Predicted 3D model of RNase P RNA and transfer RNA as a complex of 413 nucleotides. Model confidence (mean pLDDT): 75 of 100. Rfam match: Bacterial RNase P class A. Its family is annotated with tRNA processing, dimeric ribonuclease P complex and ribonuclease P activity in the Gene Ontology. From the family's description: Ribonuclease P (RNase P) is a ubiquitous endoribonuclease, found in archaea, bacteria and eukarya as well as chloroplasts and mitochondria.
RNA sequence: UGAGUCGGCCGGGUGGCCGCGGCACGGCUGGUCCGUGCCGAGGAAAGUCGGGACUCCACCGGGCAGGGUGCUGACGAGAGUCAGGUGGGGGCGACCUCACGAACAAGUGCAACAGAGAGCAGACCGCCGAUGGACGCGUGAUCGUCACAGGUGAGGGUGAAACGGUGCGGUAAGAGCGCACCAGCGUGCGGGGCGACCCGUACGGCUCGGCAAACUCCACCCGGAGCAAGGUCAAGCAGGAGGUGAGCGGCCCGCUCGAUACCUCCGGGUAGGCCGCACAGAUGGAUGGCCACCGGGCAGCAAUGCCUACAGAAUCCCGCUUACAGACCGACUCACCAU
RNA sequence: GCCCCCGUAGCUCAGUUGGACAGAGCAUCGGCCUUCUAAUCCGAAGUGCGCAGGUUCGAAUCCUGUCGGGGGCG
Numbered sequence: 001u002g003a004g005u006c007g008g009c010c011g012g013g014u015g016g017c018c019g020c021g022g023c024a025c026g027g028c029u030g031g032u033c034c035g036u037g038c039c040g041a042g043g044a045a046a047g048u049c050g051g052g053a054c055u056c057c058a059c060c061g062g063g064c065a066g067g068g069u070g071c072u073g074a075c076g077a078g079a080g081u082c083a084g085g086u087g088g089g090g091g092c093g094a095c096c097u098c099a100c101g102a103a104c105a106a107g108u109g110c111a112a113c114a115g116a117g118a119g120c121a122g123a124c125c126g127c128c129g130a131u132g133g134a135c136g137c138g139u140g141a142u143c144g145u146c147a148c149a150g151g152u153g154a155g156g157g158u159g160a161a162a163c164g165g166u167g168c169g170g171u172a173a174g175a176g177c178g179c180a181c182c183a184g185c186g187u188g189c190g191g192g193g194c195g196a197c198c199c200g201u202a203c204g205g206c207u208c209g210g211c212a213a214a215c216u217c218c219a220c221c222c223g224g225a226g227c228a229a230g231g232u233c234a235a236g237c238a239g240g241a242g243g244u245g246a247g248c249g250g251c252c253c254g255c256u257c258g259a260u261a262c263c264u265c266c267g268g269g270u271a272g273g274c275c276g277c278a279c280a281g282a283u284g285g286a287u288g289g290c291c292a293c294c295g296g297g298c299a300g301c302a303a304u305g306c307c308u309a310c311a312g313a314a315u316c317c318c319g320c321u322u323a324c325a326g327a328c329c330g331a332c333u334c335a336c337c338a339u
Numbered sequence: 340g341c342c343c344c345c346g347u348a349g350c351u352c353a354g355u356u357g358g359a360c361a362g363a364g365c366a367u368c369g370g371c372c373u374u375c376u377a378a379u380c381c382g383a384a385g386u387g388c389g390c391a392g393g394u395u396c397g398a399a400u401c402c403u404g405u406c407g408g409g410g411g412c413g
Stems, first nucleotide, its partner, number of pairs: 001335008010326001012294007020040008028031001042310001046321002049319005054226004060254005066222005071084005085100006101217002107215002109211002124156002126152003131149002133146004164182006183207002185204008230275004239266006245257003295308005340412007349365004358396001367383004389405005
């Protein structure tokens, strides 16, 4: 200098003119008027994804079904946040991202195509044929031939995956069959850490695996609806049919309550106010527009030109995600150059 | 404001207990027929699982996030 990673922060300023909503004060012409003062969108107000507060269902109990979560520690009312561990994936790197109980010691299931063989593994080619068999004058021994029985998972080939890897020995040929080293697993010991776990060392040839974001099993947790919840005042109307006991709203049982209550459909009426509801705040409706100058960025020698975003509360709060012109701060990584 | 549902070819839809190649009808193109056109018939091409990431040997299908569209509720 260039390219990045992570974390944080900002997202225009001043003035003038014309306007909007709320509150307070003042005025007289007493109007839902005028004047003055103060206050009046965001980092995401958005998506409504995960939760909580709050409200209602008489928040009584049990079971089934259904759903969610699954490593460790700290903090927090909770949701969750932060830090760490292990494993997989991406990046040269800083770093990012996903997952975390159980796959021999419960069971079931899946693996297309290809391939000899894919779940109790498996002889297509190849190698061997020690042993047995046949043949070579063939009784016996030895040797040779055949590749018949058979042996062999080292080699070829198929596949996403073929039952540890390399080397030496061994063998008829081979094979953890034996040994050395490496990888994995298990057990013991020592050390570190609060812990998940990590490091080291010794022993055991112990050496097939994958999928539970398949069913399932284990542990823990979970009632439902949502401010159009819900309460209250006022206005207005016309009932009819069907069903059933009702109750935490998927089902069942207990339990409680209850006799004109409840549910569904058709028809009729209303289309309002207040509370909930806020130190912005609703009429589900205000928070704005124009001009000038100054900023910021880009292009240009200059004059000058262009750009200045995404978007807007509706009960409140926390988290996540998505959109966004541009600008700043800190830590770190890589490449090149100079000293 | 709150709740629910759906995205597969230009259009309308199948395919959702994972398995070569993703299919049907209409539309498009070419041929046949006709004086010409339409319809019928024959043939063909094309492209697509909204997007991103993950699980798996393998994803339209399973999981997570996200984008877009539609509907209902006083």